[in-house]
RNA sequence: GGCCCCAUCGUCUAACGGUUAGGACAACAGGUUUUCAAUCUGUCAAUCGGAGUUCGAUUCUCCGUGGGGUCA
Numbered sequence: 001g002g003c004c005c006c007a008u009c010g011u012c013u014a015a016c017g018g019u020u021a022g023g024a025c026a027a028c029a030g031g032u033u034u035u036c037a038a039u040c041u042g043u044c045a046a047u048c049g050g051a052g053u054u055c056g057a058u059u060c061u062c063c064g065u066g067g068g069g070u071c072a
Base pairs, nucleotide, nucleotide: 001071002070003069004068005067006066007065010025011024012023013022018055027043028042029041030040031039048064049063050062051061052060
């Protein structure tokens, strides 16, 4: 340098072009407990950047950025 794949809460991971963007763990608050742990209930938190297509984009297209694989 060519080609291919990936990028979503703090972490991991879902989401036919129409979802309140869901779940688990974590965090926080509360219940229970003499305290801690465990457990129960609740809360918070995300679509890599830009442009395009579309009535509507996390999803499709293009460019860029970052990561991985492969060939040289």
Transfer RNA from a bacterium, 72 nucleotides, folded computationally. Its Rfam family is "tRNA". Its family is annotated with triplet codon-amino acid adaptor activity in the Gene Ontology. Rfam describes the family as follows. Transfer RNA (tRNA) molecules are approximately 80 nucleotides in length. Rfam classes the family as a transfer RNA.